[in-house]
RNA sequence: GGAGACGGCCAGGCAAUCGCGAUCCUGAUUUCAGGAUCGAGGAAAGUCCGAACUCCACAGGGCAGUGCGCCUCGUAACGCGAGGGAGGGGCGACCCUACGGAAAGUGCCACAGAAAACAUACCGCCUUCGUUUUUGAGGGUAAGGGUGAAAAGGUGCGGUAAGAGCGCACCGCGUCAUUGGUAACAAUGAUGGCAGGGUAAACCCCGCACGGAGCAAGGUCAAAUAGAAAAGCGAUCCCGCAAGGGAUGAAGGAUGGCCCGUCCGGUGCUUUUGGGUGGACCGCUUGAUCUCUGGAGCGAUCCAGAGACCAGAUGAAUGAUUGCCGUCCCGGCAAAACCGGGAAACAAAAUUCGGCUUAUGGCCGUCUCCAGUC
RNA sequence: GGGCCGCUAGCUCAAUUGGCAGAGCAACUGACUCUUAAUCAGUAGGUUCGGGGUUCGAUUCCCCGGCGGCUCACCA
Numbered sequence: 001g002g003a004g005a006c007g008g009c010c011a012g013g014c015a016a017u018c019g020c021g022a023u024c025c026u027g028a029u030u031u032c033a034g035g036a037u038c039g040a041g042g043a044a045a046g047u048c049c050g051a052a053c054u055c056c057a058c059a060g061g062g063c064a065g066u067g068c069g070c071c072u073c074g075u076a077a078c079g080c081g082a083g084g085g086a087g088g089g090g091c092g093a094c095c096c097u098a099c100g101g102a103a104a105g106u107g108c109c110a111c112a113g114a115a116a117a118c119a120u121a122c123c124g125c126c127u128u129c130g131u132u133u134u135u136g137a138g139g140g141u142a143a144g145g146g147u148g149a150a151a152a153g154g155u156g157c158g159g160u161a162a163g164a165g166c167g168c169a170c171c172g173c174g175u176c177a178u179u180g181g182u183a184a185c186a187a188u189g190a191u192g193g194c195a196g197g198g199u200a201a202a203c204c205c206c207g208c209a210c211g212g213a214g215c216a217a218g219g220u221c222a223a224a225u226a227g228a229a230a231a232g233c234g235a236u237c238c239c240g241c242a243a244g245g246g247a248u249g250a251a252g253g254a255u256g257g258c259c260c261g262u263c264c265g266g267u268g269c270u271u272u273u274g275g276g277u278g279g280a281c282c283g284c285u286u287g288a289u290c291u292c293u294g295g296a297g298c299g300a301u302c303c304a305g306a307g308a309c310c311a312g313a314u315g316a317a318u319g320a321u322u323g324c325c326g327u328c329c330c331g332g333c334a335a336a337a338c339c340g341g342g343a344a345a346c347a348a349a350a351u352u353c354g355g356c357u358u359a360u361g362g363c364c365g366u367c368u369c370c371a372g373u374c
Numbered sequence: 375g376g377g378c379c380g381c382u383a384g385c386u387c388a389a390u391u392g393g394c395a396g397a398g399c400a401a402c403u404g405a406c407u408c409u410u411a412a413u414c415a416g417u418a419g420g421u422u423c424g425g426g427g428u429u430c431g432a433u434u435c436c437c438c439g440g441c442g443g444c445u446c447a448c449c450a
Base pairs, nucleotide, nucleotide: 001370002369003368004367005366006365007364008363009362010361012325013324014323015322016321017320018319020039021038022037023036024035025034026033027032041346045357046356048355049354050353051352052351053214054213055212056211060260061259062258063257065210066209067208068207069206070084071083072082073081074080085099086097087096088095089094100205101204105203106202107199108198109197122145123144124141125140126139127138128137129136130135153171154170155169156168157167158166172194173192174191175190176189177188178187179186180185218282219281220280221279228273229272230271231270232269233268235248236247237246238245239244252264253263254262255261289308290307291306292305293304294303295302296301327343328342329341330340331339332338375449376448377444378443379442380441381440384399385398386397387396393430401417402416403415404414405413423439424438425437426436427435
């Protein structure tokens, strides 16, 4: 100097003028004016997970369905995080992994190929018989060739008619034992001659978890309009002459997958027409909150103490202009100083948190590899 | 704000146990015709919204983004 890896921090600062929203105070107190204080983010985003909260039964039983899946911790919880194991990638710093089960069962594996999982034989190799210029039929074999993404353990030696775990050594694999570790797992030893191709982000099996909806949840108050018309459904039993009354509880509705159960259900229900509302307030921001200090832990995180209050809008506030300073770029210069001009990203709360993912400007620190110089 | 759905040729749509991406209209070329239309014959046209993963193989299965649509007729 170049190329990278990991981690942390910031999101320009100050002042003036004009303007906006919320709360409080004052005045002539819903409106208006003045004053004080406060007023977006690291992602407020995507809505991908997990919760709080609210309503429906304090969420009940069964089926279906969905999600997750190495181990141990952390956490209110999680599909998140930390530490480790195994596998993989990179020369390296370091990074990645939906990482249970394919010896429970089923399905699929196009084309090619003899054969795609019950094994099998196209060219080969060996052999028997017949014919014998050479070829036919049968048998053995799977070492070699060929096909394919994938071919029934790999390498070597022995062995054989040729071969083959047929035998042996090493490696791989399975089973068992011991040791280390909380565990995943690892190491060592013994043993089995090899059985078990791949695919579960195919069905499925095993284990664990999950009721549904979402602040337009839900609640309070007021006003207005309406409680109108048409059509259809409106069960059974008892009492009564009738009007009517009582009982069972149908249709339907609420736990938006289904069944059961539970609750509501005769000023009932469905469809169409007509017509109306979409106001105010609460929920609404003090909370698994933030900052600092100390301690425990490798770490995620937890514990203790002190302090702080940090947007609550609803066609939706949080802005604009100017000046100075700071950063970067360009030019005036070969450099510094100085002068002039220019630039500064992604994007903006909407019930609230914990994560993930995506977008994006810059600064700093540690480390790795390569090249060059001293 | 919350919730749900979709994206394939220029347009409208197909494509299922994952196995060569197709149809109609439109476009272009040729024939027929004096010419055009119609008709007949033929041709071209695809980042299957983008990227990544699983798999031998992805429009299809999974993940992350982008764009669009649905509001008394998805929710007051």
This is a predicted complex of two RNAs, RNase P RNA and transfer RNA, with 450 nucleotides together. Its mean pLDDT, the model's own confidence on a scale to 100, is 76.